[in-house]
This is a predicted structure of a 73-nucleotide RNA (transfer RNA) from a Thermoguttaceae bacterium. Taxonomically the source falls in Thermoguttaceae (Bacteria, Pseudomonadati, Planctomycetota, Pirellulales). The coordinates come from a structure-prediction model, not an experiment, and the mean pLDDT is 83. Rfam family: tRNA. Rfam classes the family as a transfer RNA. Rfam describes the family as follows. Transfer RNA (tRNA) molecules are approximately 80 nucleotides in length. Gene Ontology term of the family: triplet codon-amino acid adaptor activity.

RNA sequence: GGGCCUGUAGCUCAGUUGGGAGAGCGCAACGUUCGCAAUGUUGAGGUCAGGGGUUCGAGCCUCCUCAGGUCCA
Numbered sequence: 001g002g003g004c005c006u007g008u009a010g011c012u013c014a015g016u017u018g019g020g021a022g023a024g025c026g027c028a029a030c031g032u033u034c035g036c037a038a039u040g041u042u043g044a045g046g047u048c049a050g051g052g053g054u055u056c057g058a059g060c061c062u063c064c065u066c067a068g069g070u071c072c073a
Base pairs, nucleotide, nucleotide: 001072002071003070004069005068006067007066010025011024012023013022019056027043028042029041030040031039032038049065050064051063052062053061
């Protein structure tokens, strides 16, 4: 320098054919307990890496940039 893959909640990740942004763990409150642990219920938490384009509508399609990984030189 070039090819490919990845980037979504604090962490690990899903998101199928373009239309509801979600799960587990963690966190907070409450119930159960003398208390803790465990468990149940409820809740908070998001610039979908950044920007542009296409579209009535983009996490998803497309272009550029950034970061990480990998292969080639």